[in-house]
RNA sequence: CGGGUAUAGCUUAAUGGUAGAGCAAUAGGUUUCCAACCUAUCGACGAGAGUUCGAUUCUCUCUACCC
Numbered sequence: 001c002g003g004g005u006a007u008a009g010c011u012u013a014a015u016g017g018u019a020g021a022g023c024a025a026u027a028g029g030u031u032u033c034c035a036a037c038c039u040a041u042c043g044a045c046g047a048g049a050g051u052u053c054g055a056u057u058c059u060c061u062c063u064a065c066c067c
Base pairs, nucleotide, nucleotide: 002067003066004065005064006063009023010022011021012020017053025041026040027039028038029037046062047061048060049059050058
């Protein structure tokens, strides 16, 4: 200098129009207890700017990581 990646504690979806899921965590149910199972809850778009009625998505810069 060029290319790529960044979404929840972890893994990972989402064609510019309410950010989903699995595991985990918490609470409850079941059980003599634990595990398993069932129900509910919690929690996220790396930072800043621009375009747009509207940005996780498009553009630019920066940060971190990989090649």